Transfer RNA from a Rikenellaceae bacterium, 73 nucleotides, folded computationally. Rfam family: tRNA. The family's RNA type in Rfam is transfer RNA. The coordinates come from a structure-prediction model, not an experiment, and the mean pLDDT is 83. The RNAcentral record of the sequence draws on ENA.
RNA sequence: GCCGCAAUAGCUCAGUUGGUAGAGCACAUCACUCGUAAUGAUGAGGUCGUCGGUUCAAGUCCGACUUGCGGCU
Repeated sequence: GCCGCAAUAGCUCAGUUGGUAGAGCACAUCACUCGUAAUGAUGAGGUCGUCGGUUCAAGUCCGACUUGCGGCU
């Protein structure tokens, strides 16, 4: 220098054919307990890496860029 993959909640990851963004763990509250843990219920938490484009509508499609990983020379 070229090519590929990845970037979504605090962490690990889903998200099908473009149509109102989810799970587990963690966290908060409540119940249970003499008290804790465990268990159960409820809740909060997201500019979907950045900037543009296409579209009535983009996490999803297109381009550039950034970061990480891998490969080729």